[in-house]
Molecule: Bacterial RNase P class A
Organism: Verrucomicrobiia bacterium
RNA sequence: GGAGUACGCUGGAUGAUCGCCCUUCGGGGAGGAAAGUCCGGGCUUCACUGGGCAGGGUGCAGGAUAACGUCCUGUCGGGGAAACUCGAAGGAAAGUGCCACAGAAACAAACCGCCCGCUUGCGGGCAAGGGUGAAAUCGUGAGGUAAGAGCUCACGGGGCGUCGCGGUGACGCGCGCCCGGGUAAACCCCACCUGAAGCAAGAUCGCUCGAUCCGUUCGCCGGCUUGCCGGCGCGCCGGGCGGCCCGUCCGAACGGGCGAUCGCACCGAGGUGCGCGGUAACGCGCAUCCCAGACAGAUGGUCAUCCCCGGCCUCGUGCCGGGACAGAAUCCGGCUUACAGGCGUGCUUCGCAU
Numbered sequence: 001g002g003a004g005u006a007c008g009c010u011g012g013a014u015g016a017u018c019g020c021c022c023u024u025c026g027g028g029g030a031g032g033a034a035a036g037u038c039c040g041g042g043c044u045u046c047a048c049u050g051g052g053c054a055g056g057g058u059g060c061a062g063g064a065u066a067a068c069g070u071c072c073u074g075u076c077g078g079g080g081a082a083a084c085u086c087g088a089a090g091g092a093a094a095g096u097g098c099c100a101c102a103g104a105a106a107c108a109a110a111c112c113g114c115c116c117g118c119u120u121g122c123g124g125g126c127a128a129g130g131g132u133g134a135a136a137u138c139g140u141g142a143g144g145u146a147a148g149a150g151c152u153c154a155c156g157g158g159g160c161g162u163c164g165c166g167g168u169g170a171c172g173c174g175c176g177c178c179c180g181g182g183u184a185a186a187c188c189c190c191a192c193c194u195g196a197a198g199c200a201a202g203a204u205c206g207c208u209c210g211a212u213c214c215g216u217u218c219g220c221c222g223g224c225u226u227g228c229c230g231g232c233g234c235g236c237c238g239g240g241c242g243g244c245c246c247g248u249c250c251g252a253a254c255g256g257g258c259g260a261u262c263g264c265a266c267c268g269a270g271g272u273g274c275g276c277g278g279u280a281a282c283g284c285g286c287a288u289c290c291c292a293g294a295c296a297g298a299u300g301g302u303c304a305u306c307c308c309c310g311g312c313c314u315c316g317u318g319c320c321g322g323g324a325c326a327g328a329a330u331c332c333g334g335c336u337u338a339c340a341g342g343c344g345u346g347c348u349u350c351g352c353a354u
Stems, first nucleotide, its partner, number of pairs: 001350010012306007020029003031325001035336002038334005043198004050246004055194005060074005075089001076087004090189002095187002097183003108137001111130002113126006138156006157179005163174004202262009215236002218233007237251004270289008307323006313316001
C1' cells in the first nucleotide's frame, strides 16, 4: 500500500433577525434511530391475585440484568485459507400422523437380477449389482459363501452407557456394546416461564344523563306496640368477575357524557468524567450536572460567512444548484428496519521496502 473482517464515533458550524412551546424568569427546547409497536420491565386498575385446569411462550452451557425471545463468554454443527461469521441447537429406541410424483416396496417389503433343487415352470435361499426417488436398513475395502449379507475384520460415520479421565457445565478424549429411514417452524412428550388489560391505564374534583329499586325461604337470638322490627347462620337469587372451575367479598353492591387538575417530565434501572474489579456483557466507588414536555399538539423561517457534495465554463480561491434517513407524546432496557457524507481503532492475509 491492496484485499478482507470486527467494532466505535459523528450526523453540517458560527452569528444576526422575526416568531413558537415550557419556566422556579436564571434558563431550557428532538433522534441515533424520536420509526415499526416485535419482545421485556417500571407504573396503574381489576375479587387484599390466591389455587387448579385450559391457553400462550421459551428450548446447547455458564454468566450479565429490574427483566427478556436481549447481551457476553464458551460448546457443538455449517461456511471461510484466516481474522471471523451463521444456526428455533431438547426428545423420532413413548405413542399417533404424514412422506407428493416415480417406484415392487416409504417401514413392510423384492420389479429386473444372483444362487440351489427338480427341470422350462414351480419351490427355497439372497439383497451384492441394476432401476425409481429428496430419502430404500451406515459408507469404503478385504475376508467369507452355493449366491449373499456387520456374517467377520480394518478405517470412517452415527446411537447408547450406573464405565474411566479432563471440564462448574454444554462437551471433549478413551473403552465397551449396538447399526434401529426421514419429519416435532405435525400432533405430542420433557424441562422452565407465564393472571388480564393497558397512560384513551388510572386518581381527585365540578357539572350532568341514564338504569335498578334497597333481596329472599328456613332456623336461632333480642326488642316490644303481639305481628312487626333488628341481628346472626345454612341455602337460593343478584352484583364485583375478566376463558372456565374452586374460592372470596357485597346486597345497592351499577353504567355513561363533558370539563379541570394530577399521573407527566427536577432525582431517574438518569447523563458525563475518573478510578477499581471482571476475558467480556456488566458491577462497585468518588466527583459533577439537572437536560423538551405539548393535548390538535412548540422545537420553525429568512439573511451573512464558512464546511461538504454535484454541474458549468472564460480555470477564477469564479458562477449555479443541493445538504442522508427522519422527527418526541407514560417512562425505561432491547430487537428490527431506514440512513448522504465523514472520522477512528483492533485483527487476518497478500505485495513492496529496510